[in-house]
RNA sequence: AACAGAAAAAGCCAAACUUGCUGCGAAGCAAGGACGGAAAGUCAUGGGUCUCUCUAAAUAGAAAGAUUGCCAGAUUGCCUGU
Numbered sequence: 001a002a003c004a005g006a007a008a009a010a011g012c013c014a015a016a017c018u019u020g021c022u023g024c025g026a027a028g029c030a031a032g033g034a035c036g037g038a039a040a041g042u043c044a045u046g047g048g049u050c051u052c053u054c055u056a057a058a059u060a061g062a063a064a065g066a067u068u069g070c071c072a073g074a075u076u077g078c079c080u081g082u
Base pairs, nucleotide, nucleotide: 002082003081004080005079012037013036017032018031019030020029021028022027035069041075042074043073045072046071047070048067049066050065051064053062054061055060
């Protein structure tokens, strides 16, 4: 450096739910809490899903957002083995 793995050891994150705050909303942030996770670290790049606005309507189109613990991709990293 590459690949594989989580048996060991040191650690890390934190689902649902509750409370408070922000937002038209999807949802986000903080505290509590652990369902789980070898990247459940980071990036909205592609797809999916969701929200909002317009179009007479929508199984359609356009624009603006959300979701990384939906899937893929990129990138960074601890330990062990080869």